The part of an RNA shown here (large-subunit ribosomal RNA, domain III) has 370 nucleotides and comes from Shewanella sp. Lineage of the source: Bacteria > Pseudomonadati > Gammaproteobacteria > Alteromonadales > Shewanella. Its Rfam family is "Bacterial large subunit ribosomal RNA". RNAcentral holds the full RNA, with entries from ENA.
[in-house]
Context: one part of a larger RNA
RNA sequence: AAGUAACGAAAUGGAAGUGAGAAUCUUCCACACCGAACAUCGAAGGUUUCCAGGGGAAGGCUCGUCCUCCCUGGGUUAGUCAGGACCUAAGGCGAGGCUGAAAAGCGUAGUCGAUGGACAACAGGUUAAUAUUCCUGUACCGCUAUUUAAUAGUGAUGGAGUGACGGAGAAGGAUAGUCGAACCCUAUUAUUGGAUUUAGGGACAAGCAGUGAGGCUGGUAUGUAGGCAAAUCCGCAUACUAAGGCUGGGCUGUGAUGUGGUAAGUCGAUGUGUUCAUGCUUCCAAGAAAAGCUUCUAAGCGUUAUAAAUUAAAUAUGCGCCUGUACCAAAACCGACACAGGUAGAUGGGUUGAGUAUACUAAGGUGAGC
Repeated sequence: AAGUAACGAAAUGGAAGUGAGAAUCUUCCACACCGAACAUCGAAGGUUUCCAGGGGAAGGCUCGUCCUCCCUGGGUUAGUCAGGACCUAAGGCGAGGCUGAAAAGCGUAGUCGAUGGACAACAGGUUAAUAUUCCUGUACCGCUAUUUAAUAGUGAUGGAGUGACGGAGAAGGAUAGUCGAACCCUAUUAUUGGAUUUAGGGACAAGCAGUGAGGCUGGUAUGUAGGCAAAUCCGCAUACUAAGGCUGGGCUGUGAUGUGGUAAGUCGAUGUGUUCAUGCUUCCAAGAAAAGCUUCUAAGCGUUAUAAAUUAAAUAUGCGCCUGUACCAAAACCGACACAGGUAGAUGGGUUGAGUAUACUAAGGUGAGC
């Protein structure tokens, strides 16, 4: 310079309280703002910022009794959620091996590696702070042991099938939700009775049993030079034959004499979303792998029971490991800041509308730290 610029998009007002002190903290009322978000959930990232009590030096662009600040305590509970004890992709590493003067490079077997495959739990309640984790109720999966029953077979790192996949398009079933209701319930109109009015509401999962819109697939027998050995499996060929199998949203019953509601707890319409559906139709550019699952046998073990193997059922106050789980989707992440920027994914009501646009609004959140 100068007590100048600035104090970082924004609506506050009133009353009461606390306190040494209040425009700024707490509570209530009114008003206002967002509402495909300024709501809810959660990957990454952060790493205690979460909750309670206390504090006010500094941080907070003012203030401060307040805080994401300071101090002291507390808080994250899992067979089923996510990851590992399963699988593989791109890619990495890589026994032997090849190359190189060496350092090292490449790479077979293999071994890692999710953003993919496989895989068993739902509803309600509860804490100041966790919950598909705790509790209550009802389930499911795997393993172990025992018992019973059944079978002559059983059995893999091997064979085969499945897993298993692109783009576009169209029609349908069902349902979440939503809307409406003359029907039902509650409150209100109403300081007694009550017509009427107005407002609000009119539930429930997994599992188990049945059913089944629809979708896919034929079945049996015989032969067999292929599937690196074998095969009853697959492939191929022939004959006979028309029933069977797999999947499947939903619905019904149960779950529920329960839970949640003061009570009632029904009907109709719609249904872009979700699901059936990795379906169907069609097109050419022809669209992962492995485990898992099913099946077949080889070696081995069994074949008249005691035994081996497998399957099924029942029983057991049987067993069920490790890691994550608090909180923040922006004042808690990335931007030097409590920064008008950036940040994959899910839900996303109503009126208007083609719409996730626009405007207003519900639930919910907020009034922006002079």